[in-house]
């Protein structure tokens, strides 16, 4: 100091004047005066996940779905932190081939860091287009053998040769995203975990680890090949619906009209009305259980107002615990609440970036000009993605140099 | 605001338990005709909305992000 590379902050400031929209006070009747508030890091997308409310109760049960390594953290989560495994791999190492040389092609490792929807293929179905001989209890297309059997030829016999005829083989080569463990030797007629060393693999032991897991020796002898963001299994785990939820108050109008389904029964002053049980509803199904004529289309009336509504897993700082998410205490704070929907425009000034010029050895300085993202609360949180001009600040590895 | 649903040829649509995607219309070129129109023939055209990831292989299946469309007040 130079590359990488990961996490955080900020995301103009202030003065004037003109406007907007709430609350206070105050004067006055719907207007003024004054005095304080007034957008975010994503308010966005509406993917998660909660509060909250309402569905009579949301009690049991099953589908449909969700999630999936391990500990933790939190109200809750597909989030977050810590760890483990595993894949790529970029700097750099290292090494090989080529070229005179700059340098070009490899292979083998690989720092911070990055990615991984990471339960189970040894329960069970299913699927694999095309090539390719053969694709899942494998295969002989090209090759190698032809020991053993046959056949022919020679020989008195023992034999020996010759076809490549039965067969043998899974080494090599060729197909393929994948072909039934890898390389070696040993061994055969050629071969082949057939047998052995090494590596992987698999069991079950010991040892560390809360755990997932790691290591180390030891049996075994290769069996269990992919795919579960196919079906499936296995754990945990879900009711539905969303502030236009819903609660109240005003105000109006035809408590209407069609069409489809379902009705029996008891009582009773017999007009009617009352009760039971069923159809139907309880926002996927059944059941307890509660309501009870229901669905479905048309039409009819208001388009006010309150509350729900912002003190909240709230925000600022110290302290402490924790390797961290995070938690606990003490202290100070109150910081949009509209509601067809405010939250802004214009100048100046200073602070920034960039562009000219001008002085300077330089480091800057002075002068004019430009330029400044992404966007825009709607009931509130906690996450995730997604857009972002410009700017700061920490860490963490690799490399040079200096003490 | 919230809660749904679709993007597949120039249009309007199929297709799908994963293996290279059609139909009618329209459009091109040809016969036919003195010339059209009609009718006959022959044909092309898709990055399946866009980038990711599973998988050997993605219109299908998962995530994400665009872009249309639709419903959702109260009273009786």
């Nucleotide at each position: 100091a130079a590359a990488g590379u990961g996490c955080g902050c900020c995301g103009g400031a202030c003065a004037a004047u003109c406007g907007c929209u709430g609350c206070c006070u105050g004067a006055a009747u719907u207007u003024c005066a004054g005095g304080g508030g007034g957008a975010g890091g994503a308010a966005a997308g509406u993917c998660c996940g909660g509060a909250c409310u309402c569905c009579a109760g949301u009690g049991a049960g099953c589908a449909c779905g969700g999630u999936g390594c391990u500990g933790g953290u939190u109200a809750a989560c597909g989030a977050c932190c810590a760890g483990g495994c595993g894949c790529a791999g970029c700097a750099g190492g290292u090494u090989g081939g080529g070229g005179c040389a700059a340098c070009c092609c490899g292979g083998c490792u690989g720092a911070a860091g990055g990615c991984g929807a990471c339960g189970g293929a040894a329960a069970g179905u299913g699927c694999a287009a095309c090539a390719g001989a053969a694709a899942a209890c494998a295969c002989a297309c090209c090759g190698c053998c032809g020991a053993u059997g046959g056949a022919a030829a020679g020989g008195a016999a023992a034999c020996u040769u010759u076809c490549a005829c039965a067969g043998g083989c899974a080494a090599g080569g060729g197909c393929g995203a994948a072909c039934c463990g890898g390389a070696g030797g040993u061994g055969u007629a050629a071969g082949a975990g057939a047998c052995c060393c090494c590596c992987g693999c698999a069991g079950a032991c010991u040892u560390g680890g809360u755990g997932a897991c790691a290591a180390g020796g030891c049996u075994g002898g290769c069996a269990a090949g992919g795919u579960a963001a196919a079906c499936c299994c296995c754990a945990c785990u879900u009711g539905g619906a969303g502030c236009a939820a819903c609660a109240c108050c005003a105000a109006a109008u035809a408590g209407g009209c069609g069409c489809g389904c379902a009705g029996g029964c008891g009582c009773u002053u017999c007009a009617g009305g009352c009760g039971c049980c069923a159809a139907c509803g309880g926002c996927g199904c059944u059941c307890c259980c509660c309501g009870g004529g229901c669905g479905c289309g048309c039409g009819g009336g208001u388009a006010g107002g309150u509350g729900g509504c912002u003190u909240g897993a709230g925000c600022u700082g110290a302290a402490a615990a924790g390797c961290a998410a995070u938690u606990u205490u003490c202290a100070g704070c109150c910081u949009a609440g509209a509601g067809g929907a405010a939250u802004g425009a214009u100048u100046g000034u200073c602070a920034c970036g960039c562009c000219a010029g001008c002085c300077g050895a330089a480091a800057g300085g002075c002068u004019g000009g430009u330029g400044a993202a992404c966007a825009g609360a709607a009931u509130c949180c906690g996450g995730c993605u997604u857009a972002c001009a410009g700017g700061c600040g920490c860490g963490c590895u690799u490399u040079c140099c200096c003490c | 605001g919230g809660c749904c649903g679709a993007g597949u040829a120039g249009c309007u649509c199929a297709g799908u338990c994963g293996g290279u995607a059609g139909a009618g219309c329209a459009g091109a070129g040809g016969a036919u005709u003195g010339a059209a129109a009609a009718u006959c023939c022959u044909u092309g055209u898709g990055u399946c909305g866009g980038c990711a990831g599973u998988u050997c292989g993605a219109u299908u299946c998962u995530g994400u992000c665009c872009u249309c469309g639709g419903c959702c007040a109260c009273c009786a």
Overview: Predicted 3D model of RNase P RNA and transfer RNA as a complex of 479 nucleotides. Rfam match: Bacterial RNase P class A. The prediction has a mean pLDDT of 77.